[in-house]
RNA sequence: CGGAGGGUCCGAUGCGGUCGCUCCCCGGAUCGACCGGGGAGAGGAAAGUCCGGACUCCCACGGGCAGCAUGCUCGCCAACGGCGAGGCGCGGCGACGCGACGGAAAGUGCAACAGAGAGCAGACCGCCGGGACCCUCGGGGUUCCGGCAAGGGUGAAACGGUGCGGUAAGAGCGCACCGCCCGGGCGGCGACGUUCCGGGGCACGGCAAACCCCAUGCGGAGCAAGACCGAAUAGGGGAGCGCGACGCGGGCCGCCCGUCCCGCCUCCGGAGACUCGCUCUCCGGCGCGCUUCCGGGUUGGUCGCUGGAGGCCGGCGGCAACGCCGGCUCGAGAGGAAUGACCGCGAUCCGGCGCGAGCCGGGUACAGAAUCCGGCUUACCGGGCCCUCCGACCC
RNA sequence: GCGCCCGUAGCUCAGCUGGAUAGAGCGACGGCCUCCGGAGCCGUAGGUCAGGGGUUCAAAUCCCUUCGGGCGCACCA
Numbered sequence: 001c002g003g004a005g006g007g008u009c010c011g012a013u014g015c016g017g018u019c020g021c022u023c024c025c026c027g028g029a030u031c032g033a034c035c036g037g038g039g040a041g042a043g044g045a046a047a048g049u050c051c052g053g054a055c056u057c058c059c060a061c062g063g064g065c066a067g068c069a070u071g072c073u074c075g076c077c078a079a080c081g082g083c084g085a086g087g088c089g090c091g092g093c094g095a096c097g098c099g100a101c102g103g104a105a106a107g108u109g110c111a112a113c114a115g116a117g118a119g120c121a122g123a124c125c126g127c128c129g130g131g132a133c134c135c136u137c138g139g140g141g142u143u144c145c146g147g148c149a150a151g152g153g154u155g156a157a158a159c160g161g162u163g164c165g166g167u168a169a170g171a172g173c174g175c176a177c178c179g180c181c182c183g184g185g186c187g188g189c190g191a192c193g194u195u196c197c198g199g200g201g202c203a204c205g206g207c208a209a210a211c212c213c214c215a216u217g218c219g220g221a222g223c224a225a226g227a228c229c230g231a232a233u234a235g236g237g238g239a240g241c242g243c244g245a246c247g248c249g250g251g252c253c254g255c256c257c258g259u260c261c262c263g264c265c266u267c268c269g270g271a272g273a274c275u276c277g278c279u280c281u282c283c284g285g286c287g288c289g290c291u292u293c294c295g296g297g298u299u300g301g302u303c304g305c306u307g308g309a310g311g312c313c314g315g316c317g318g319c320a321a322c323g324c325c326g327g328c329u330c331g332a333g334a335g336g337a338a339u340g341a342c343c344g345c346g347a348u349c350c351g352g353c354g355c356g357a358g359c360c361g362g363g364u365a366c367a368g369a370a371u372c373c374g375g376c377u378u379a380c381c382g383g384g385c386c387c388u389c390c391g392a393c394c395c
Numbered sequence: 396g397c398g399c400c401c402g403u404a405g406c407u408c409a410g411c412u413g414g415a416u417a418g419a420g421c422g423a424c425g426g427c428c429u430c431c432g433g434a435g436c437c438g439u440a441g442g443u444c445a446g447g448g449g450u451u452c453a454a455a456u457c458c459c460u461u462c463g464g465g466c467g468c469a470c471c472a
Base pairs, nucleotide, nucleotide: 001391002390003389004388005387006386007385008384009383010382013346014345015344016343017342018341019340021041022040023039024038025037026036027035028034043366047377048376050375051374052373053372054371055222056221057220058219060259061258062257063256064255065254067218068217069216070215071214072086073085074084075083076082087101088099089098090097091096102213103212107211108210109207110206124152125151126148127147128146129145130144131143132142133141134140135139160178161177162176163175164174165173179202180200181199182198183197184196185194186193187192226303227302228301229300236294237293238292239291240290241289242288243287244286247264248263249262250261251260267285268284269283270282271281272280273279274277296471297470298469310329311328312327313326314325315324316323317322347364348363349362350361351360352359353358396468397467398466399465400464401463402462405421406420407419408418414452423439424438425437426436427435445461446460447459448458449457
């Protein structure tokens, strides 16, 4: 100098002026409608709503099943599917990046097409041995029986690799090296590593983002949660189910069970059965409860509502995530929903004109709070700073 | 704000327990028929399976993520 990797910070284009908008405080004048003065007023993602919590309600608690989620190890955290460090695998010359990364030696299942054969496989071509026949004798061909997984071929995938020996031809059949598996030792909290020792010719192919198994976790709903005040209306109607009492229903809103708690005016008529009773069965009605559908009324106010796992600085512990301690500080709370518009001078980009100084016009990212936090993911004009790697050249 | 569902040809839909060249009806276009048109018959074209990434030998189908669209949820008696 060129190219690349990682991290971090900023981000209404900057400054000034004028007029507005929302909320709060003070005063006029009484919290209030008006006026004057003062103060504060979007984000790194406020987004997607993908995870996790706080908070609130469901009038209790426990167990089982089902369902869902997560899935190398150790740690951090209020919690997490997040973060940090490490292990292993893959990619890159490297800095570094990526990984749903438990189990296929529990079971069930799947593998199209091609191929002889697709799971404890397989003789299509091929190699070898023997018999019969033919051509004819160097040998070759046809057919039958048998041996062989070395070579060819198919496929995404074909049951360790290379070499030597061995054999009729072959083959872990034997051996050497490499790889693999099992056990032990050693190192590490662990995942795991091992250049150490011993054993085994090799058994155990792939898919679990297929069912499944194992381990761990999870009650449901969500600020339109929920609480209070005020107003209005028909505490209306249909359907289904249950109950009318040693039983039934509800209480954690998928199912079942147990404990406990709460509620249920011991109803009326008809028919039948018998062991004749405060009996049982069926039908109808009535009442209560639950589910669901159709209707009726209101679309007001207050709280929840923002000071919190908050921000900044310093010290200490830790590789780090983070934790502890001390000091300083407070920065929107609206409710169909405020944070905007215009002017001037600059910066920068694009287009047009001009020989040119320049002039004219347009633009200046993504996007915008809605109960609040911690993350992840996605969108984004343009920059600042720090660390690292590779290549070239110079000293 | 919260919860849930869907996306396949121009339109309406199949396929989605993984294995095809992704199909069907309507529509479009061309031909036959007819004096012309319609109907009828024959044929043809038309698809980033909403986009991207992953798992797998193989993805419309399974998983993740983004985009677009739709539905429901207020309170009182």
About this RNA:
Predicted 3D model of RNase P RNA and transfer RNA as a complex of 472 nucleotides. Rfam match: Bacterial RNase P class A. By type it is a ribozyme.